RNA sequence: CAGGUCAACCAGGUGCGCGCGCUUUUUAGUGAGGAAAGUCCGUACACCACAGAGCAGGAUGCCAGGUAACCCCUGGAUGGUCGUAAGAUCGUGGAUCGGGCCACAGAGACAUACCGCUCGCAAGAGUAAGGGUGAAAAGGUGGUGUAAGAGACCACCGGCGCUUUGGUAACAAACGCGGCCAGGCAACCCCCAUCCGGUGCAAGGUCAAACAGGAGAAAGAGCCUGCUCGGCUCAAUUGAUCUCCGGGUAGACCGCAUGAGCAGGCUGGUGACAGUCUGCCUAGAUAGAUGCGCAUCCAAGACAGAAUACGGCUUACCGGUUGACCUGAGUG
Numbered sequence: 001c002a003g004g005u006c007a008a009c010c011a012g013g014u015g016c017g018c019g020c021g022c023u024u025u026u027u028a029g030u031g032a033g034g035a036a037a038g039u040c041c042g043u044a045c046a047c048c049a050c051a052g053a054g055c056a057g058g059a060u061g062c063c064a065g066g067u068a069a070c071c072c073c074u075g076g077a078u079g080g081u082c083g084u085a086a087g088a089u090c091g092u093g094g095a096u097c098g099g100g101c102c103a104c105a106g107a108g109a110c111a112u113a114c115c116g117c118u119c120g121c122a123a124g125a126g127u128a129a130g131g132g133u134g135a136a137a138a139g140g141u142g143g144u145g146u147a148a149g150a151g152a153c154c155a156c157c158g159g160c161g162c163u164u165u166g167g168u169a170a171c172a173a174a175c176g177c178g179g180c181c182a183g184g185c186a187a188c189c190c191c192c193a194u195c196c197g198g199u200g201c202a203a204g205g206u207c208a209a210a211c212a213g214g215a216g217a218a219a220g221a222g223c224c225u226g227c228u229c230g231g232c233u234c235a236a237u238u239g240a241u242c243u244c245c246g247g248g249u250a251g252a253c254c255g256c257a258u259g260a261g262c263a264g265g266c267u268g269g270u271g272a273c274a275g276u277c278u279g280c281c282u283a284g285a286u287a288g289a290u291g292c293g294c295a296u297c298c299a300a301g302a303c304a305g306a307a308u309a310c311g312g313c314u315u316a317c318c319g320g321u322u323g324a325c326c327u328g329a330g331u332g
Stems, first nucleotide, its partner, number of pairs: 001328010012297007020031004033303001037314002040312005045200004057196005062076005077092006093191002098189002100185003114131002116127004139157006158181002160178003163174004204254004213245005220234005261280008298301001
């Protein structure tokens, strides 16, 4: 210098003008996101249900740690695939409880014998070296052995188990020992371990018209009309009118913005994260605000918008910045 890998971050800036939500700083202050989204997972909170235990059902599943919790995150182990590499990606409890399945081909897919080999006149018996099929067929190579053969036995290699060592563990390594070596699928049922009640802020709560209802008082009450007279209407036990009551509709308010909060420093930890100190207050609507115009700058602006809140995951996304690392080429 070129190409690439991983991680972190920004998400147009400034000024003027008009408009909208919220707030008694009202000529002011403040006003969307990294995903506010999908609503996939986990919680808080609220109400309902619930003695305890079990069954059924569901979820999770290598090991250790983090967290309020998690189908999350961090670190580690192990196997497959891709890449020269940095790295990416997909898995991982149990196959000796038991059941089930293994296409086609093949004799046979679990306890097999078609061709073959050996013995035998034959019937038949022994056998698994060789052939053939298949994704997979009784560890591999060589020898001993035998009628022919075979871990039947031996050496080396591979696997498994025991032992020892290292590690918290998953697991790894190694000498020795044991011929222990007859498959796979648990993303089929199943077994084991751990966890799991339901509904969601339209949860739920407070105040409380009108109409209808209940109880009590009641002979008057209302209008023209401010007062007197007068008139009209309603009512007098089928009760006008007034007072009180319960429930809680319309409506108003709370829930609803100080929180598993944000920023910075320090300490512990490989890390996720935790502790501590200082500072800060940062949308809150209810038909639902956050928009537009002009000017200017350059890198030319994407995906998209709150509705109880929080932690994750997933998905969408213009252009750009920074750091670490890998490969190739060149120069010193």
Bacterial RNase P class A from Anaerolineaceae bacterium UBA2274, 332 nucleotides, folded computationally. It matches the Rfam family "Bacterial RNase P class A". By type it is a ribozyme. Rfam links the family to the GO terms dimeric ribonuclease P complex, tRNA processing and ribonuclease P activity. The model forms 95% of the base pairs in the Rfam consensus. The prediction has a mean pLDDT of 80.